[in-house]
Molecule: transfer RNA
Organism: Acidimicrobiia bacterium
C1' cells in the first nucleotide's frame, strides 16, 4: 500500500445471513432472606440513543456508505 474480520450492559459474547410489538445470556453490581459472621443458595431489582456521521425504507442492532479504533494474513 492491498485483502479479510471484529466493535451490542461493568467484562464475556447471542441476535445480524432471512428488517417487524418492550434488544437477551452468563458472569458482575445493588437490595432483601437464610447465617453469630462470610461463602454457598434463594427473591427482587438497576444498568444499552447496539462505535461515528449519513442514506434507504412505513419500519433499521440487522441493508448501503463513509469515517474511527482495534486484530490478523500479504506486500
Nucleotide at each position: 500500500g492491498g485483502g479479510c474480520g471484529c466493535u451490542u450492559a461493568g467484562c464475556u459474547c447471542a441476535g445480524c445471513c432471512u428488517g417487524g410489538u418492550u434488544a437477551g445470556a452468563g458472569c458482575g453490581c445493588u437490595u432483601c432472606c437464610c447465617u453469630u459472621a462470610c461463602a454457598a443458595g434463594g427473591a427482587a431489582g438497576a444498568g444499552g440513543u447496539c462505535g461515528u456521521u449519513g442514506g434507504u425504507u412505513c419500519g433499521a442492532a440487522u441493508c448501503c456508505a463513509u469515517c474511527a479504533g482495534u486484530g490478523c494474513c500479504c506486500a